[in-house]
RNAcentral holds the sequence, with entries from Greengenes. The RNA shown here (small-subunit ribosomal RNA) has 1473 nucleotides and comes from an uncultured bacterium. Its mean pLDDT, the model's own confidence on a scale to 100, is 83. It matches the Rfam family "Bacterial small subunit ribosomal RNA".

RNA sequence: UAGAGUUUGAUCCUGGCUCAGAACGUACGCUGGCGGCACGCCUAACACAUGCAAGUCGCACGAAGUACCAAUACUUAGUGGCAGACGGGUGAGUAACAUGUGGGUAUCUGCCCUAUGGCCUGGAAUAACACGAGGAAACUUGUGCUAAUACCGGAUAAGUCUUUACGGAGAAAGCUUUAUGCACCAUUGGAUGAGCCCGCACUUGAUUAGUCUGUUGGUGGGGUAAUGGCCUACCAAGACUUUGAUCAAUAGCUGAUUUGACAGGAUGAUCAGCCACAUUGGGACUGAGACACGGCCCAAACUCCUACGGGAGGCAGCAGUGGGGAAUCUUGGACAAUGGGGGAAACCCUGAUCCAGCCAUGCCGCGUGUGUGAAGAAGGCCCUAGGGUUGUAAAGCACUUUUAGUAGUGAGGAAGGCUCAGUGGUUAAUACCUGCUGAGAUUGACGUUAGCUACAGAAAAAGCACCGGCUAAUUUCGUGCCAGCAGCCGCGGUAAUACGAAAGGUGCAAGCGUUAAUCGGAAUUACUGGGCGUAAAGCGCGCGUAGGCGGCUUGGUAAGUUGGAUGUGAAAGCCCCGGGCUCAACCUGGGAACUGCAUCCAAAACUGCCUAGCUAGAGUAUGGUAGAGGAUGGCGGAAUUUCCUGUGUAGCGGUGAAAUGCGUAGAUAUAGGAAGGAACAUCAGUGGCGAAGGCGGCCAUCUGGACCAAUACUGACGCUGAGGUGCGAAAGCGUGGGGAGCAAACAGGAUUAGAUACCCUGGUAGUCCACGCCGUAAACGAUGAGUGCUAGACGUUGGAAAUUAAUUUUUCAGUGUCGUAGUUAACGCAUUAAGCACUCCGCCUGGGGAGUACGGUCGCAAGAUUAAAACUCAAAGGAAUUGACGGGGGCCCGCACAAGCGGUGGAGCAUGUGGUUUAAUUCGACGCAACGCGAAGAACCUUACCAGCUCUUGACAUUGCUAAGUCGCGAGUUUUAGAGAUAAAACUCUUCAGUUCGGCUGGACUUAGUACAGGUGCUGCAUGGCUGUCGUCAGCUCGUGUCGUGAGAUGUUGGGUUAAGUCCCGCAACGAGCGCAACCCUUGUCCUUAGUUGCCAGCAAUUCGGUUGGGCACUCUAGGGAGACUGCCGGUGAUAAACCGGAGGAAGGCGGGGAUGACGUCAAGUCCUCAUGGCCCUUACGGGCUGGGCUACACACGUGCUACAAUGGCGUCUACAAUGGGUCGCAAUAGGGCAACCUAAAGCUAAUCUCAAAAAGACGUCUCAGUUCGGAUUGUACUCUGCAACUCGAGUACAUGAAGUUGGAAUCGCUAGUAAUCGCGGAUCAGAACGCCGCGGUGAAUACGUUCCCGGGCCUUGUACACACCGCCCGUCACACCAUGGGAGUGGGUUGCAAAAGAAGUGGGUAGUCUAACUUCGGAGGACGCUCACCACUUUGUGAUUCAUGACUGGGUGAAGUCGUAACAAGGUAGCC
Repeated sequence: UAGAGUUUGAUCCUGGCUCAGAACGUACGCUGGCGGCACGCCUAACACAUGCAAGUCGCACGAAGUACCAAUACUUAGUGGCAGACGGGUGAGUAACAUGUGGGUAUCUGCCCUAUGGCCUGGAAUAACACGAGGAAACUUGUGCUAAUACCGGAUAAGUCUUUACGGAGAAAGCUUUAUGCACCAUUGGAUGAGCCCGCACUUGAUUAGUCUGUUGGUGGGGUAAUGGCCUACCAAGACUUUGAUCAAUAGCUGAUUUGACAGGAUGAUCAGCCACAUUGGGACUGAGACACGGCCCAAACUCCUACGGGAGGCAGCAGUGGGGAAUCUUGGACAAUGGGGGAAACCCUGAUCCAGCCAUGCCGCGUGUGUGAAGAAGGCCCUAGGGUUGUAAAGCACUUUUAGUAGUGAGGAAGGCUCAGUGGUUAAUACCUGCUGAGAUUGACGUUAGCUACAGAAAAAGCACCGGCUAAUUUCGUGCCAGCAGCCGCGGUAAUACGAAAGGUGCAAGCGUUAAUCGGAAUUACUGGGCGUAAAGCGCGCGUAGGCGGCUUGGUAAGUUGGAUGUGAAAGCCCCGGGCUCAACCUGGGAACUGCAUCCAAAACUGCCUAGCUAGAGUAUGGUAGAGGAUGGCGGAAUUUCCUGUGUAGCGGUGAAAUGCGUAGAUAUAGGAAGGAACAUCAGUGGCGAAGGCGGCCAUCUGGACCAAUACUGACGCUGAGGUGCGAAAGCGUGGGGAGCAAACAGGAUUAGAUACCCUGGUAGUCCACGCCGUAAACGAUGAGUGCUAGACGUUGGAAAUUAAUUUUUCAGUGUCGUAGUUAACGCAUUAAGCACUCCGCCUGGGGAGUACGGUCGCAAGAUUAAAACUCAAAGGAAUUGACGGGGGCCCGCACAAGCGGUGGAGCAUGUGGUUUAAUUCGACGCAACGCGAAGAACCUUACCAGCUCUUGACAUUGCUAAGUCGCGAGUUUUAGAGAUAAAACUCUUCAGUUCGGCUGGACUUAGUACAGGUGCUGCAUGGCUGUCGUCAGCUCGUGUCGUGAGAUGUUGGGUUAAGUCCCGCAACGAGCGCAACCCUUGUCCUUAGUUGCCAGCAAUUCGGUUGGGCACUCUAGGGAGACUGCCGGUGAUAAACCGGAGGAAGGCGGGGAUGACGUCAAGUCCUCAUGGCCCUUACGGGCUGGGCUACACACGUGCUACAAUGGCGUCUACAAUGGGUCGCAAUAGGGCAACCUAAAGCUAAUCUCAAAAAGACGUCUCAGUUCGGAUUGUACUCUGCAACUCGAGUACAUGAAGUUGGAAUCGCUAGUAAUCGCGGAUCAGAACGCCGCGGUGAAUACGUUCCCGGGCCUUGUACACACCGCCCGUCACACCAUGGGAGUGGGUUGCAAAAGAAGUGGGUAGUCUAACUUCGGAGGACGCUCACCACUUUGUGAUUCAUGACUGGGUGAAGUCGUAACAAGGUAGCC
């Protein structure tokens, strides 16, 4: 020392991405009151207009000028002195003794301090100036004059330097007001500053591994202030480097700043120290100091002036301009203070500095009011319509006045300097100078200062971002995958807390957000503090160099280590304690700290080193043992193939099935013989050996290692191992052999939509040998090597020992399985560790791009090795969990298959749907689970659709108000117009109650207006309700407990059993709930109660009909009971549950049938039954009416009916049902009609009357035909319903007489009173069923069985699926975009080497020319010229490296196309390397 979001259906882990914090020389957006303190070109070391930034001294000098009578004073161009090497700027270069730190010395040091000694004597010039000359200018030049503290001699030398130590060399300057003044020369010491050297520290890259020739050292010489290859001549051959030289890239370094708990990371603005640079490059001069920002010379680029001949310039000083850029200020004031230069001083100069100006750029402080105030005002917003919120907020009332404003007052920053007086010192002196004291007049840029006082008045002063989660804070409207948002996850497709706006809220506040970059969080490079079996990660394996690490004991040492002391670690900063600005920021005093470095002293445990020993590690010797360890040579048998010969005949071979192929030229088969190559069955074993790769017939030779036993010897000789080196499967390559079998490529045959595959027939490289390469594998135990320690059990191999009844025990070395502790994310590992520790090596740091590109190395090649980046994604991944799925496995069930019966699919018709058509053919339903479905019944109506006409508070509902009316309105009838709705007219009828008697009140109705009505308009993906389906399948869950880090598991699994999670047993589970079953209805048997409209056994009557009396026994009706429970017996089973068989019984193991539908699935269906949110229409998407449409018709499909006939058709005859319906009805009976039906009409509101005839049956006939089958279609004539039968009803009669002769692929139903077949009834309904819902009659066949198809249940397994296999997902091609590699090349930069070139300058040489001082008169010295060496710019050649660009080409990403389906399940050929 804080965490959070994000991979999944969920979980744990790994792992990346992102966020919350701090900080900033920032910039941008919106906004902006005041003050204090700080900061302010990070980019173009780009170019610069203008002004200023370094001068001063007349007490060094001459001269000129001004004032002036003079004295004197003042000014100054020049000579001269000092200073322009400081101060100020910038960070280009520099990876370096540049910097930091600590040391060293062979050195210098103006001004300053200290000390000693000196300051003598001469000389020649020169600027200024004067007169000329040249030039556009800059400036240059001739002649002449002159001074000095300018220059040059001579003398002197305490001390200094030098030397061959005798000797030699070398100095000065004066000024003045005359002083204890200021200068000058030589020398001593100091201070300050500087030079040089050394140790240590100091970025990245090895895809930079070798570099260097003055290079490394020595000697002599030169040079410097000084050491030194610093330079030179000669000699030697060295020097640096894997502890990273050289090269490349980047970079000023530090104190410090920032972040962080620390360690650490990042940075090097402001302030301070050092360095470097001054347009670019080179060079020296002067000087104490420079190779000099505002000096000089040269070269180059650029700019400016020019009379074209020549000249001038350098803001990285302060301001300022242009340019660049996201971006960084005034061409300000003053020397008042601090500091600097000059001067004796006054003073002058100072863009250093002090101040002011601009900028919210940062830090800090203050303010924008305070109190009271509920009618909780108005307005806004929301609303469940009640209210809530904005909100004490405002207004109102009472106060205050900081800041800003106006006016006044007013510190401190000032110390000094000057003048005067007094008094000391000095002096001849009361000059002068100087010390002290006192007095006086003065010095402020800032400045309208800070501060203080007064006045007026709440007066002048609040914004920005956010509100889905992380993350504090939510509602409405708009929008509708659009517009947009977004830090990550992600929002937006009509109800968006995520976009935009508003209201409200939250956070911060003169600021707030965003952006860039930094640290943190990130233990996500892990020293502190990570990992490597499966997540990324152990080199394929040995040997071994450097290095790292290393057993026991003694003595020494003191490098590491520990302690103490001293020096240093600049100041500022950070921290602590104080102080000053009203506080703070800020400033300031003191302390601590600066974890470092150096030196000295001390200690001696540990490490190191030296020394002397030891034997436990390691090794050697002796004796044994096992072994597919290796190499070479030889030998052997079985089998395949080929060849020869014999026998033998038509096939063989091959497959899922075939074909290609072989065979009548004799195969296959069989027998004998021969040849040749390769491999070695059985033994054979998680057995053996080897470092790994790997090794298997037998024998011989050579050879490596291991193990065991016992003693002896050596004496730490050890472990690991970067580079290095060796070995290293298979495939492949080279040369030469060999080649039986097998077999890439290839050919053919199949399969297939295709099949460049899987299968088959052939078949070449290769496989084999020798020699040489290659150097890789899922080279795996996915587990580096070594050492020590930490329960056991059971096998097995090789030894040894002891012993017994016993292959029993012990031990060493291997090799396996299970398992404790421990460990692990889990799986698992567990003395053969993945446990606990130590030593050394290798490797990893999100996925993809990519083990790729480029470069290097190796290779004959193939290729190997080393090994990136741009770009892109928010994941990729491991283990385990629950599901789902599998052309995985096991068990089980179902008319699921099989076994049967009957259908559909073919025909005609009916009906529904699609499609098409149409003004409209209203709408919905679409695999099962839409399609005779909504619709239990479209001619009008229905009706929702279309055309035309028509109404607008409405066909329907409610309330209030206003106005008017009830002389009206309305209803009925009739007439007219119209298609009708409707409109107009006439007649008839028609108001109530109370009352104060007022058309006063109330009610009702009507009209107009306003609210509203209305909508079969949209959304079933906003919903309720209802329904379908899996499925009447046996499942679905919970509580507590237990196990697991967790998701979860257990229970619910297992052994049996069942129709059943039904029951039993077992079990870390014990119980419970919803389902199952039962309870309910119906049916099958019996009993009982009741007896009309039902029934009739016995009795009587009879019209012969239960018709009547009578009866309630029976049938029946409808109430209540009984009965069935594996209860009983036997067997099987585990003594269970249960099953099998039997008895009894009407019924037997759920007796038959029905109702009843768990948790859930399908965004299943329905907004057109109903209800309902939201949206939409409102003289229309609402209402009314007439007509049309829903009935169309090339066609396709579903569901049915009728058939194709003799188990039948037709005719005749005649039995037996049940459920139901009926008064707007069912209708007997009688009559008419061929018939549909019509006329008259009894009875019945129904166990009474009626519909009502049941049909299949029996007999006769037909005799296999498109028929006496079949009935479509059509014609004519009718019936019925109904306002109305044209579009468009049903029925009847006569006539007509189509297709169809049992139905392809395929497909449906059914397990018993079932299928099949036969008729009957009902709902709807005026009429209109082949549909639907019910009813009974007749009444079968078959089920061996669970292999297969379909569906389902349980357990298990695999999984890359979870929208869950209708899943996921790969590659080519096509398209778009992107960065990048290759690329004939092309154009730049940097740089190596070899040359050329040679300005200025320095040094050397010197025939030449010139020359004041000195001279011994010869010269010396100097300058110029010439020349040599070095050398900048520049040029050439040739390399290296880097950047840009390039037709074309390789690659990546993307969503959606094309082609296939490679992977995930046994992924349909297991997958992978």